[in-house]
SAM riboswitch aptamer (S box leader) from uncultured Ruthenibacterium sp., 95 nucleotides, folded computationally. The RNAcentral record of the sequence draws on MGnify. Its Rfam family is "SAM riboswitch aptamer (S box leader)". From the family's description: The SAM riboswitch is found upstream of a number of genes which code for proteins involved in methionine or cysteine biosynthesis in Gram-positive bacteria. NCBI's taxonomy places the organism under Bacteria, Bacillati, Clostridia, Oscillospiraceae, Ruthenibacterium.
C1' cells in the first nucleotide's frame, strides 16, 4: 500500500483480581454472582497440506476469533423523523 471480509459462530472449565468494551469525544453496555487477560475448551475456514473432475469436503500446518453489528453515533448523501446507502477510522487474511 493492494484486494477481499467483517449483522452468522464459538464454555454453566481453570488460574488471576479490576477495570473493560482500539483511540479522542458523546452515549449505551460488561464487571466482586468475578470481568479484562492467561490457560484449556470451543468456533470459522482467509492461506497452505490432503481429499474430490467438479461443486465442495477435511481441520493437520499458518493465522484469526470466542458479549452486544467493527456494541451505536461522530463525516457526505437521503428522510417530516427514522430507516437507508456511501466514506472515514478500525479489524483480519492474502499478497
Nucleotide at each position: 500500500c493492494u484486494u477481499a471480509u467483517c449483522a452468522a459462530g464459538a464454555g454453566c472449565g481453570a488460574c488471576c483480581g479490576a477495570g473493560g468494551g482500539a483511540a479522542c469525544a458523546g452515549g449505551c453496555c460488561c464487571u466482586g454472582u468475578g470481568a479484562c487477560g492467561u490457560c484449556c475448551g470451543g468456533c470459522a475456514a482467509c492461506c497452505u497440506a490432503c481429499c474430490g473432475a467438479g461443486a465442495g469436503g477435511c481441520a493437520a500446518g499458518g493465522u484469526g476469533c470466542u458479549a452486544a453489528a467493527u456494541c451505536c453515533u461522530g463525516c457526505g448523501g437521503g428522510u417530516a423523523a427514522c430507516a437507508c446507502c456511501g466514506g472515514a477510522a478500525g479489524a483480519u487474511a492474502a499478497g